[in-house]
RNA sequence: CGAGCCGGACAGGUGAUCGCGGCGGGCGUCGCAAGACGUCCCGUCGAGGAAAGUCCGGGCUCCGCAGGGCAAGGUGCUGGCUAACGGCCAGUCGAGGUGACUCGAAGGACAGUGCAACAGAGAACAGACCGCCGGCGCCGCGAGGCGCAGGUAAGGGUGAAACGGUGCGGUAAGAGCGCACCGCCCCCUCGGUGACGAGGGGGGCAAGGUAAACCCCACCCGGAGCAAGACCAGUUUGGGAUCGCGAGGGCAACCUCGCCGGCGUGGCCCGCGUCGACUCGAUUCCUAGUAGGUCGCACGAGCCGUCCAGCAAUGGCCGGCCCAGAGGAAUGAUCACCACCGGCGGCGACGCCGGAACAGAACCCGGCUUACGGACGGCUCGGACG
RNA sequence: GGCGCCGUAGCCAAGCGGUAAGGCAGAGGUCUGCAAAACCUCCAUCACCGGUUCGAAUCCGGUCGGCGCCU
Repeated sequence: CGAGCCGGACAGGUGAUCGCGGCGGGCGUCGCAAGACGUCCCGUCGAGGAAAGUCCGGGCUCCGCAGGGCAAGGUGCUGGCUAACGGCCAGUCGAGGUGACUCGAAGGACAGUGCAACAGAGAACAGACCGCCGGCGCCGCGAGGCGCAGGUAAGGGUGAAACGGUGCGGUAAGAGCGCACCGCCCCCUCGGUGACGAGGGGGGCAAGGUAAACCCCACCCGGAGCAAGACCAGUUUGGGAUCGCGAGGGCAACCUCGCCGGCGUGGCCCGCGUCGACUCGAUUCCUAGUAGGUCGCACGAGCCGUCCAGCAAUGGCCGGCCCAGAGGAAUGAUCACCACCGGCGGCGACGCCGGAACAGAACCCGGCUUACGGACGGCUCGGACG
Repeated sequence: GGCGCCGUAGCCAAGCGGUAAGGCAGAGGUCUGCAAAACCUCCAUCACCGGUUCGAAUCCGGUCGGCGCCU
């Protein structure tokens, strides 16, 4: 200098003027008051690393107390972290890269079922198309050729994949038929919490691929979502559905039990809850319709700093801080100076012009993914020079 | 804001692991004196990007676009 890999942080700064939203105070108006309102004044706070996609997980709220089973769904190497996770950290194994490093939905294919187009002789307990081999018969002087019944998976060819690979021996030719090494399976010992690793012995091979195909195993999981839900005020207080049976106790009102029915438990069953009145009405139901305010809603798995434990993720002690809460929806604009980048001019100091990404909260939080700017630090490989 | 569904030719669509049916429209051809009808032929990045698999429109993940519901 070139090409890369990894990491943490930042997201222009300061001042002035004007404007917008929340909160607090003052002032003014209204009101008996509580308080409400404001073309007013002062103070203070006012987007993000992704606020996004809504892909996971949790808090919170309601559905009955969140129960059991089946179904459906999800996750899938090991250990740890966490409120939880499909996330993170540390490791194991495999794959890629010269390397820094990166990636992996990484349990099971001797529990069972299914699938494999085309090509090819044959596609799963397979297969003689070409070839190779000896035997018999015929032809040929001969080399050899043809035919018949066989042997053979070593070679060719097809395919994504052809029923262990390489070599030596062996054989008529061949073949784990025998042997050595590699692979595979089983057993033992040692190390490790474990995934797994190292070593030794045995088996001659029986065991192909696919589970992001059904499935098996292990673990997790009730449903809905702040338009959840609660309260206040108002409108309509409209129409429809269901409002049983038996037994026991009691003078009765009523209570208990069983069956049945409606409704709920937003897949099903059980279980559970609730209603079953007698003209007052009840209900969680269905259907039609109307429409405001307040709360939920901003102190939280919170942020910053020192220290401690831990390889780390993370956890803990102490101290400090309060940090948006709108409701058709605020968070902006202009000017000056400084900082950054680019272009032009100039020997230079410098001057002039232009630029500054992705994008904007809507109950909150932890992750993942996607979009995106320029710097910084560490590391690797290659080249050149000293 | 939340929840659910869909994307195959210009249009309507079938197919859900093995060459992407069919209809309408369009282009070319045959037939005809010229047309119509009829017949033949042609026309597909399966929204896009990755992954699983021998093989993906189909299975899985992400992105983009469109539609519907709520009080």
This is a predicted complex of two RNAs, RNase P RNA and transfer RNA, with 457 nucleotides together.
The prediction has a mean pLDDT of 78.
Rfam match: Bacterial RNase P class A. It is annotated as a ribozyme.